[in-house]
């Protein structure tokens, strides 16, 4: 000098759940937290509070089950994957 590994997270599939008597998801504002191996870090991610908005139920009668719906939760697998500085590996 060149190349590579490696995060939070996102997405697809599958499974197990939750809600459908409306939580969750998403939006705005404020506060806080974590974030490749190390340091700091956000326009990314998460948590809390407040506000606004908002939904698809149906079948069976076995009293319980099934099929849907939700820009729904979790897990596994595949794919994608830190902008700075310093490190790690190989050439």
């Nucleotide at each position: 000098g060149c190349a590579g590994a490696g995060u939070a997270a996102g997405u697809a599939u599958u499974g197990u759940g939750c809600g459908u008597u409306a939580a969750g998801u998403g939006u705005u504002a404020a506060g806080g937290g974590a974030u490749g191996g190390g340091a700091a870090g956000u326009c990314g991610c998460c948590c809390u509070u407040a506000a606004a908005c908002g939904a698809a139920g149906g079948a069976u009668c076995u009293u319980a089950u099934c099929c849907g719906c939700g820009g729904u939760a979790c897990a596994a697998u595949g794919c994608u994957g830190c902008g700075u500085c310093c490190g790690c590996u190989g050439c």